This is a predicted structure of a 1509-nucleotide RNA (small-subunit ribosomal RNA) from a metagenome.
The sequence is in RNAcentral, with records from SILVA.
It matches the Rfam family "Bacterial small subunit ribosomal RNA". Rfam links the family to the GO terms structural constituent of ribosome and ribosome.
[in-house]
C1' cells in the first nucleotide's frame, strides 16, 4: 500500500466481498511448565446455609464465675442492659435518569461530628427509668402491670462575651424622587413659503448631561439593652495539687456536604406548537441556605424552527479499541461522580440518611403457625436454583495495607492480603544439540530410468532449562509489650508477631529422559500430486467448483502458515475519498424543486475615524490519580510494577497588537435604483369585427351510383345520393406573410381594429447614495387530461356499436358516434413542466449569420450596446460522448438535491382535494450486481453499392405409376455397426449365397487363432503320410508307416546342451466404451475475396488508421488521392489436359503421313489502329477493326487463406483413459444382415407416332487382358457348349467393337404390335454349395401407368437433352459408381422480388450473438411485510370515588408512647379516551423458485416509432 467481482473486450460510475488490528467472548480439535492479569455481558429473576459492624468497664448500676479476704469487701474475667461513638464509611449493582445527572470553567445566600490552632469556662440542685425481682397474657414473635435503683442518661437554676436579637450613632458607596441650568439625527401641533411638498421659524412633550437638597438600602465601626452553657472519669500524691482523657461557649483552618450559573453532552419533525405554580411581582411561611420551595393576592406572562413539547434509547466522565490523522465505535476490570437496595410511599434519629445487612405503611412473593397471629429481603463474600452459547471455592488469614471503637492492650473487618478453578487474555521457557548417505526400510508418485519423504531416522558424541528424588531455605516486620532514661518529642535494652509456605529461590543426583498440534494448499493468498466420487455426495468469505481424466468434494502422500495453541462464529474500527471539515458529486451513470416573488438566515463595493467582540502574540490558573508518551529503576528477561519528566487540546483571568472580519460614526460613486427622450414585439386582459373552409337546412339542374380500402365490407343513394348552381344557419380555427424570426419568469402566445395594462432595449445627462445577491419556511402563476355548476356543440373524437384483418383481434384499417374539445365562474397542481444543464457576479482566442437600438460617415461600409443561432484541434474541462464568452472552462456567494439494484415514489401516519388523486415518505425481504459512454462483431420485415443458374427467360426433369437401391419405422433369436438440416439416405460398401461378419442359435477351446520372454520337461519326439471310430463341422479318441535340425563328442536317434514340441508364469486378444480426452484424414461456408503482421501515428483504453474515399476488376485486381509506409497468407501466375503451328523420332504385313503416336519448341501480351465516355497527369470503361487456330483469365482440371460448425470418423489406421480375461477372446455348423402394414430419398423403365416392331446400311473414343482376353470353325432358337490359333499387347483378343442415325416395310391413337411388372414351365453359367439368397436364355403370362397436387431440382455451349461404349470391384452378380465418345439445342429484358455472399453506413436492451433477448396475466410451492370484524397485553396521563403510614395543624384528654378530626399522598376502584405491541377468518399487492399455461408488449423502422402526464 491494495485486491477480487458487472463486459466478447474497454474506460467510468457503483455496490458487494477479502487481506489488518481488537474482545469480560463462545464453539470445534488439541494441550508440557511458569509469571501477571481477568472471569453471570443473559433474569434489578428467586434464594437453603454460613459469614460480611461493631466497640468502649478509663461513663453507669446489677447478675454470674474465679482468686484473695481483716468477712466489711477488694481484684480479675464474663453476660445482658442504661449511656457514648460508629452502623450516612467500606463493599455491590446500573434498574431508573437526556437531567445542572455528568464534564469543564466560574459563583454566593450556607451547614459541618471526629481532627488541628486560638480564647474563655467547667458552680450548684432535682425528678425519673432500663437492667434485676414479683404477677399476668400469648403457640410464637413479643407484650402488659407492680415494686426498687445508677450515670458523662434527663430537667431546672447561677455565671458569660468578640455569640444571637433589638435600638442608637459615625463613615463610605449605591438607588430613587424633586428643583435649576443646558443640549438634541426625537415626536406632535402651528406659522411662513409652495400647485403640493421639501425647507425655515415658534410652542408643547420626550430624552440625555451637570449641579443642589431629601429619602431608602448596603458595607465597615462605636454605644446601650435583652437572651442562651457545661459532666465527669482515670493515674500519681498522705494531702494540697499536678497530669491525661472528656464536657461547654466563641472564632479560625483542613477535609466533607448542600445550592446557583455559562458552555458541552444520542436518535426522531411520519412529535409543531407547549405551559396555570405556569412566568413575574408584593407579603407571609418554610429551609442549614437563595429561590413558586409552599401559600394568599395582583399582573398575563414564559418557552419554541439556534427544534420547545412529545416518543425511543441510554448511567456520565477519566479512559478503551481502531485509524496517518480528522474521526468512528465502546464505557468490562482500575479511579472520580451519580442513582438504586424485592415494587412503592413516608418520616424518625443524627453533624451527616429520608438510611443495602434501621423504623412505619401498602403491594407482590416466600416461610412459620396452636389459624388468633407473626417473620423475611445476597444488585456484600462464598454457595444454590432458573435462564443462557457462556463466566470460578459454601477456601486460608487479619501477618501486611486501610477502616470502626477504645487511653491502651486489644476486639471486629468476605474491605484487603493470599491460595483454589478456567489456555479467558498478555508475556516468557521447553518438547533437545552437534555429527551422521548405502541417500536404509516403509509410504507416496513415476515417463519404470527414477524422484520424494530426507540428515529426517537408525547410529555416535554431548547438554539437563523442564521433570523425578534428596538437602538447604527467604524477603515481605514497620511495630507492640515490659524495663530503664527524658518536661516532652524521643532514646536504649530485653522479649514477641507470617495467612501465603517448607512456597519462591539455591545446591545436588539421575537420565533424551516427561512434553505437538491446528488450519490451509483454484484466484484474491504462501503452499500439488495420486486415488475415490460423477451436478451425486459435498464445498463456498467473494468470484465460483462438482454432469468419468476435479491441484476447488472425500482420503492419502507431499507442501505452506502459525504454534501450546490453531481454526470457526459473533461484534467494533480500518481498508470505505462508500456521508467527502481535512476529502465526493448532480447534461447522458443516483442527483437542479415546473417557474417567479419574497421573510428569516447566509454573503456583501470604496475611503476615514473609533472600538477591540472575532483574530493574533505573550503570560497566570486549571485540566485529580491511574492510563498513553519519554527516561531511568525493580522482579534472571518480558508481561507486570515503581520513580522522575514532558506535551497537545479545552475552559478561564491579565497584558499587548489592530492588518483583516464585525459593531458604532462620518463620507464617496463604480454595484443598484429613479427621472427625461426614442424604439420594439403572436407579452397579458376586455370588447368589436372579417373572409376562406367544413357541416347542416331550403331551392334549381341532373339521373345511378357515391364513399372507403392493400383488397373489401358495414355505410349513403330512385322517398333522387354523389356532382353542380343559388340562398340561409351555426360553431370552431385563423391559409399566404412565416423565418431554429419575435415576446414572456415559466406554462405559453398568431386574422384585423379599439381601450386598459406589464416588460425589455438604446442615447445622453441629472438625482439618490450600497438601497445589493441568494433565499429554508411562505405566497402567486402553472400545458394537457380530469372534476363542479350553467351555457354552447360545425369539425374532430376516448368510451360504445358495426364492417374488415386474424389462429384469436377486447388493436392497428374502415363506417358511425357520446363525453370531451369552445365560453363563463370555481377546483385540481401534475408532465420526457427538457437545454434532461438552479440563480447572481467577474475573468478567459476567434470566424460567421439573424433581430432591435444608436453613432460616425468615404451612404453602405465601419463601430458600440442588447438579444438570438451556427462552427471551432485557442486554452481549458470531461469516463467518453461532447461543452467551449448563451461553458459542462477559471473563481466567488447562496439555495435545492444524490449515496447499489429491486421491493417503491409503494405501505402506514399527517396535510391538501368534491373526487380522481397530490405532497411528505419508510421497512421487512431479496440480488451481486443494476447502470453510463465508447469498441469489435453479429443481427434488422434499416439504408447504399456489388456478385452468384439466386431470381427472371428458356430447356429437361423430380413429386403421381411399376421396379431397383438406400434410410426411417415396425418385426425378429438376430434383422451387426456407423452416417441422419443444407453438408445423412445408389453414403462407409469399388459389388453380404459360405467366407466376408462385427449380429443370433447351438457345439467346442482356455497361455489361447497370433507375438516375445522366464522356469521345467523334452527321442521313435516334433513334423509328415495313411487308416479307423464318432460328429453337422470344429474337434476328440485310437492305430499304422516314415522320420528330422544345430553344437559338444572318436561316434551314435539313444550321453549333455540348444531348438521344435509340451507344461507353467509373465502375457496375448477385444469391430468392447468414450470422435465431448486425441493424432491423422475429410465435409461445409467457399475457389467466397478475404485474413493478418512489422514500424509509425491517433485514442486513458478496448481499439482505430493501414484495409476507409473516387473510379475500376472475376479478384484487398489495379490506379488516383490519403498518417501512413511496407510486408505476409490468400487472388493471379508458375503445373496438367485439350485446341493451332514447327521440328525430330517412330512400331503396327509393306509403302506413305499435311491425317496417327511420342518428345521438344513456338504462339496471345489489351501488344497495334480508329471512334467515344469518365477523368487532374497516369489511367479505366465501351463500340469497331487489323492480324490470328485462338481476343479479352481461350476451355477444363489440380490447387481450398485466417477461421467456423466440441461437424464426421476410436469400425481404415494410430493413440490416452476405462472395461472384459474358462470371456465382451477364439474355432465351427446353421441362420441373419435380403424380414414388410407403411413413410422418405436417389435412380431406372415408361406412359408412345419426333414412336414401337422388322429388314438392310454408316460412323467413334476411352479402356482391359496370362489364375487372363479368347479368334476361326462346329453344335444349340438362345443363354451357352466345343475348339484351340493368336496375344505379356498401336501387332492378338474383348470388339466385323457401338447406339442414336439413314433407307424401306408395317402398326394408326387403342391400355394398343405402347408398357413391361408379376407369375408358371423348361434350360444355361459360376461356384464345396444357388432353398432362405446369384446372374443369364427360351416359351408362356401381360399389372400399374394415358405426362403427374402443393411443392421442388439441374443446366448459359460442345452445355442441357438424347445415344450407346469401356473400366474398376469381381469365382459369379451393375438400373450404382468412375470414365469415353456420337448427335446436339433454347434463353438471359434485367436486378424489383426469393436464397446465399462481399463491402460501406446506421440502430441495437443481442455477444451461446435473432433458432438471440425479453414482458405481463394465470396455475403451483414458499417467504416477509400491509389491511382487517375483532381479541389479548404493555405504557404514559386525565376526571371522579376511596384512601394506609406519616409530617404539619386543630380539638378532646385520665396528661400515657392516649383518643378524635382536617389538608396532602402511595396503593386500589370506576369511566371515557390516547399510544405501543402480539394475534386473527379473510383480502390486495410484493419477492423468490432448471425445464408449467396463454399470448408477444419492448430492444432493429421490433414489423402500428418509442416514451411521459
Nucleotide at each position: 500500500a491494495g485486491a477480487g467481482u458487472u463486459u466478447g473486450a474497454u474506460c467510468c460510475u457503483g455496490g458487494c466481498u477479502c487481506a489488518g488490528g481488537a474482545u469480560g467472548a463462545a464453539c470445534g480439535c488439541u494441550g508440557g511448565c511458569g509469571g501477571u492479569g481477568u472471569g453471570u455481558u443473559u433474569u434489578a429473576a428467586g434464594c437453603a446455609u454460613g459469614c460480611a459492624a461493631g466497640u468502649c468497664g478509663a461513663a453507669c448500676g446489677a447478675g454470674c464465675c474465679g482468686u484473695c479476704u481483716u468477712c466489711g469487701g477488694a481484684c480479675g474475667g464474663u453476660u445482658a442492659g442504661u449511656g457514648g461513638c460508629a452502623g450516612a464509611c467500606g463493599g455491590g449493582u446500573g434498574a431508573g435518569u437526556a437531567a445542572c445527572g455528568c464534564g469543564u470553567a466560574g459563583g454566593a445566600a450556607u451547614c459541618u461530628a471526629c481532627c488541628c490552632c486560638a480564647a474563655a469556662g467547667u458552680g450548684g440542685a432535682g425528678a425519673a427509668u432500663a437492667g434485676c425481682c414479683c404477677c399476668g397474657c400469648g403457640a410464637a414473635a413479643g407484650c402488659g402491670g407492680g415494686a426498687a435503683u445508677a450515670a458523662u442518661a434527663c430537667u431546672g437554676c447561677a455565671u458569660a462575651g468578640u455569640c444571637u436579637c433589638g435600638u442608637u450613632u459615625g463613615u463610605a458607596g449605591a438607588a430613587c424622587a424633586a428643583g435649576a441650568a443646558u443640549u438634541c439625527a426625537c415626536a406632535a401641533g402651528u406659522u411662513g413659503u409652495u400647485a403640493a411638498a421639501c425647507c425655515a421659524g415658534c410652542u408643547u412633550g420626550g430624552a440625555g448631561u451637570u449641579c443642589u437638597c431629601g429619602u431608602u438600602c448596603u458595607g465597615c465601626g462605636g454605644g446601650c439593652g435583652a437572651g442562651u452553657a457545661a459532666a465527669g472519669g482515670g493515674c500519681a500524691u498522705a494531702a494540697c495539687u499536678g497530669c491525661c482523657c472528656g464536657c461547654u461557649u466563641u472564632g479560625a483552618g483542613a477535609g466533607g456536604a448542600a445550592c446557583c450559573u455559562g458552555c458541552g453532552u444520542c436518535c426522531u419533525a411520519u412529535c409543531a406548537g407547549c405551559u396555570u405554580g405556569u412566568u413575574g411581582g408584593u407579603g407571609a411561611g418554610g429551609u442549614a441556605a437563595c429561590g413558586g420551595c409552599u401559600c394568599a393576592c395582583c399582573a398575563a406572562g414564559g418557552c419554541u424552527a439556534u427544534g420547545a413539547c412529545g416518543g425511543g434509547u441510554a448511567g456520565g466522565g477519566g479512559a478503551u479499541g481502531u485509524g496517518a490523522g480528522a474521526g468512528c465505535a465502546u464505557g468490562a476490570u482500575c479511579c472520580c461522580c451519580c442513582a438504586c437496595a424485592a415494587g412503592a410511599g413516608c418520616a424518625c434519629u443524627g453533624a451527616g440518611a429520608c438510611a443495602c445487612g434501621g423504623g412505619c405503611u401498602c403491594u407482590a412473593c416466600a416461610c412459620c403457625u396452636a389459624c388468633g397471629g407473626g417473620u423475611g429481603g445476597c444488585a456484600g463474600c462464598a454457595a444454590c436454583u432458573a435462564a443462557g452459547a457462556a463466566u470460578a471455592u459454601u477456601g486460608c488469614g487479619c501477618a501486611a495495607u486501610g477502616g470502626g471503637c477504645g487511653a491502651a492492650a486489644g476486639c471486629c473487618u468476605g474491605a484487603c492480603g493470599c491460595a483454589g478453578c478456567g489456555a479467558c487474555a498478555c508475556c516468557g521457557c521447553g518438547u533437545g544439540a552437534a555429527g551422521g548417505a548405502u541417500g536404509a526400510a516403509g509410504g507416496c508418485c513415476u515417463u519404470c530410468g527414477g524422484g520424494u519423504u530426507g540428515u529426517a531416522a537408525a547410529c555416535u558424541u554431548c547438554u539437563u532449562u523442564u521433570c523425578u528424588g534428596a538437602g538447604g531455605g527467604a524477603a515481605u516486620a514497620a511495630g507492640g509489650u515490659u524495663c530503664g532514661a527524658u518536661u516532652a518529642a524521643u532514646c536504649g535494652a530485653a522479649u514477641u508477631u507470617g495467612a501465603a509456605g517448607g512456597u519462591a529461590c539455591c545446591u545436588u543426583a539421575g537420565g533424551a529422559a516427561u512434553a505437538a498440534g491446528c488450519a490451509c494448499c483454484u484466484g484474491c493468498a504462501a503452499a500439488c500430486u495420486a486415488c475415490g466420487u460423477g451436478c451425486c455426495a459435498g464445498c463456498a468469505g467473494c468470484a465460483g467448483c462438482g454432469g468419468u481424466a476435479a491441484u476447488a468434494c472425500g482420503u492419502a502422500g507431499g507442501g505452506u502458515g502459525c504454534a501450546a495453541g490453531c481454526g470457526u462464529u459473533a461484534u467494533c474500527c480500518g481498508g470505505a475519498u462508500u456521508u467527502a471539515u481535512u476529502g465526493g458529486g448532480c447534461g447522458u451513470a443516483a442527483a437542479g424543486a415546473g417557474u417567479u416573488c419574497g421573510u428569516a438566515g447566509g454573503c456583501g463595493g470604496u475611503u476615514u475615524g473609533u472600538u477591540u467582540a472575532g483574530u493574533c502574540a505573550u503570560u497566570g490558573g486549571u485540566u485529580a490519580a491511574a492510563g498513553a508518551c519519554c527516561u531511568u529503576a525493580g522482579c534472571u528477561c518480558a508481561a507486570c510494577u515503581a520513580a522522575g519528566g514532558a506535551a497537545a487540546g479545552g475552559c478561564u483571568g491579565g497584558u499587548g497588537a489592530u492588518a483583516c472580519u464585525g459593531g458604532c460614526a462620518a463620507a464617496c460613486u463604480u454595484g443598484u435604483g429613479u427621472c427625461u427622450g426614442g424604439u420594439u414585439a403572436g407579452g397579458g386582459a376586455u370588447g368589436u369585427u372579417g373572409g376562406a373552409a367544413u357541416u347542416c337546412c331550403c331551392g334549381g339542374u341532373g339521373g345511378a351510383g357515391g364513399g372507403g380500402u392493400g383488397a373489401a365490407a358495414u355505410c349513403c343513394g330512385u322517398u333522387g345520393a354523389g356532382a353542380u348552381c343559388g340562398g340561409g344557419a351555426a360553431g370552431a380555427a385563423c391559409a399566404c406573410c412565416a423565418a431554429g424570426g419575435g415576446c414572456g419568469a415559466a406554462g405559453g402566445c398568431a386574422g384585423a381594429c379599439a381601450u386598459c395594462u406589464g416588460g425589455a432595449c438604446c442615447a445622453a445627462g441629472a438625482c439618490a447614495g450600497a438601497c445589493g445577491c441568494u433565499g429554508a419556511g411562505g405566497a402567486a402563476c402553472g400545458a394537457a387530461a380530469g372534476c363542479u355548476a350553467g351555457g354552447g356543440u360545425a369539425g374532430c373524437a376516448a368510451a360504445u356499436g358495426g364492417g374488415a384483418u386474424u389462429a384469436g383481434a377486447g388493436a392497428c384499417c374502415c363506417c358511425a358516434g357520446u363525453a370531451g374539445u369552445c365560453c363563463u365562474a370555481g377546483c385540481c397542481g401534475u408532465a420526457a413542466a427538457c437545454g434532461a444543464u438552479g440563480c447572481c457576479u467577474a475573468c478567459u482566442a476567434g470566424c460567421u449569420g439573424c433581430u432591435c437600438c444608436g453613432a460616425u460617415u468615404u451612404u453602405u461600409a465601419u463601430c458600440g450596446g442588447a438579444g438570438u443561432g451556427g462552427c471551432g484541434c485557442a486554452a481549458g474541462c470531461u469516463a467518453a460522448c461532447g461543452c467551449g464568452u448563451u461553458a459542462a472552462g477559471u473563481a466567488g456567494g447562496c439555495c435545492g438535491c444524490c449515496u447499489g439494484g429491486g421491493a417503491a415514489g409503494u405501505a402506514c401516519g399527517g396535510c391538501c382535494g368534491c373526487a380522481a388523486g397530490g405532497c411528505u415518505a419508510a421497512a421487512a425481504c431479496u440480488c451481486a450486481a443494476a447502470g453510463g459512454a465508447a469498441u469489435u462483431g453479429a443481427c434488422g420485415g434499416g439504408g447504399g453499392a456489388g456478385c452468384g443458374c439466386a431470381c427472371a427467360a428458356c430447356c429437361a426433369g423430380u413429386g403421381g405409376a411399376g421396379c431397383a437401391u438406400g434410410u426411417g419405422g415396425u418385426u425378429u433369436a438376430a434383422u451387426u455397426c456407423g452416417a441422419u438440416a443444407c453438408a445423412a439416405a445408389g453414403c462407409g460398401a469399388u459389388g453380404g449365397a459360405c467366407c466376408u461378419u462385427a449380429c443370433c442359435u447351438g457345439g467346442g477351446u482356455u497361455u489361447g487363432a497370433c507375438a516375445u520372454g522366464u522356469u521345467g520337461a523334452a527321442a521313435g519326439u516334433a513334423g509328415u503320410u495313411c487308416c479307423g471310430a464318432u460328429g453337422a463341422a470344429a474337434g476328440u479318441c485310437g492305430g499304422a508307416g516314415u522320420c528330422a535340425a544345430c553344437c559338444g563328442u572318436a561316434g551314435a536317434a539313444u550321453c549333455g546342451g540348444u531348438a521344435a514340441u509340451c507344461a507353467u508364469c509373465a502375457c496375448a486378444g477385444c469391430u468392447g466404451u468414450u470422435g465431448c480426452a486425441u493424432g491423422g484424414c475429410u465435409g461445409u461456408c467457399g475457389u467466397c475475396a478475404g485474413c493478418u503482421c512489422g514500424u509509425g501515428u491517433c485514442g486513458u483504453g478496448a481499439g482505430a488508421c493501414g484495409u476507409a474515399c473516387g473510379c475500376u476488376u472475376a479478384a484487398g485486381u489495379g490506379c488516383g488521392g490519403u498518417a501512413a509506409c511496407g510486408a505476409g497468407c490468400g487472388c493471379a501466375a508458375c503445373c496438367c489436359u485439350c485446341a493451332c503451328c514447327c521440328u525430330a523420332a517412330g512400331u503396327u504385313g509393306a509403302a506413305u503421313a499435311u491425317u496417327c503416336u511420342u518428345a521438344g519448341g513456338g504462339a496471345a501480351c489489351u501488344g497495334c489502329c480508329u471512334c467515344u465516355g469518365c477523368a487532374u497527369u497516369u489511367g479505366c470503361g465501351g463500340g469497331g477493326g487489323a492480324g490470328g487456330a485462338a481476343g479479352g483469365a481461350g476451355a477444363g482440371g489440380a490447387u481450398g487463406a485466417c477461421g467456423u460448425c466440441a461437424a464426421g470418423u476410436c469400425a481404415g489406421c494410430a493413440c490416452g483413459a476405462c472395461g472384459c480375461u474358462u470371456a465382451u477372446a477364439u474355432c465351427c455348423a446353421g441362420g441373419g444382415c435380403u424380414a414388410c402394414a407403411c413413410a422418405c430419398a436417389u435412380c431406372c423403365u415408361a406412359c408412345a407416332a419426333u414412336g414401337g416392331g422388322a429388314a438392310g446400311g454408316a460412323c467413334a473414343a476411352u479402356g482391359g487382358g496370362u489364375u487372363g482376353c479368347c479368334a476361326a470353325g462346329c453344335c444349340g432358337u438362345a443363354a451357352g457348349g466345343u475348339g484351340g490359333a493368336g496375344c505379356u499387347a498401336a501387332u492378338c483378343c474383348c470388339a466385323u467393337c457401338a447406339a442414336a442415325c439413314c433407307u424401306u416395310c408395317u402398326c394408326u391413337c387403342a391400355g394398343u404390335u405402347g408398357g413391361g411388372a408379376u407369375u408358371g414351365a423348361g434350360g444355361g453359367c459360376u461356384g464345396c454349395a444357388a432353398u432362405u439368397c446369384g446372374c443369364c436364355c427360351u416359351c408362356a403370362u401381360g399389372a400399374a401407368c394415358g405426362u403427374g397436387g402443393a411443392a421442388u431440382u439441374g443446366g448459359u455451349a460442345g452445355u442441357a437433352a438424347u445415344c450407346g461404349c469401356g473400366g474398376g470391384u469381381c469365382a459369379g452378380c451393375a438400373g450404382a459408381c468412375c470414365g469415353c465418345g456420337g448427335u446436339g439445342a433454347a434463353u438471359a429484358c434485367g436486378u424489383u422480388c426469393u436464397c446465399g455472399c462481399u463491402c460501406c453506413u446506421u440502430g441495437u436492451c443481442c455477444a451461446c450473438a435473432c433458432u438471440g433477448c425479453c414482458c405481463g396475466u394465470c396455475a403451483a410451492u414458499u417467504g416477509a411485510g400491509g389491511a382487517a370484524a375483532g381479541u389479548c397485553g404493555g405504557g404514559a396521563g386525565u376526571g371522579c370515588c376511596c384512601g394506609a403510614a406519616g409530617u404539619a395543624c386543630c380539638c378532646c384528654u385520665u396528661c400515657g408512647c392516649g383518643g378524635g378530626g382536617u389538608c396532602c399522598u402511595a396503593a386500589g376502584g370506576c369511566a371515557a379516551g390516547c399510544u405501543c405491541g402480539g394475534u386473527a377468518a379473510u383480502c390486495a399487492g410484493c419477492g423468490a423458485u432448471a425445464a408449467g399455461u396463454c399470448g408477444u408488449a419492448a430492444g432493429a423502422a421490433a414489423g402500428u416509432u418509442g416514451c411521459g402526464a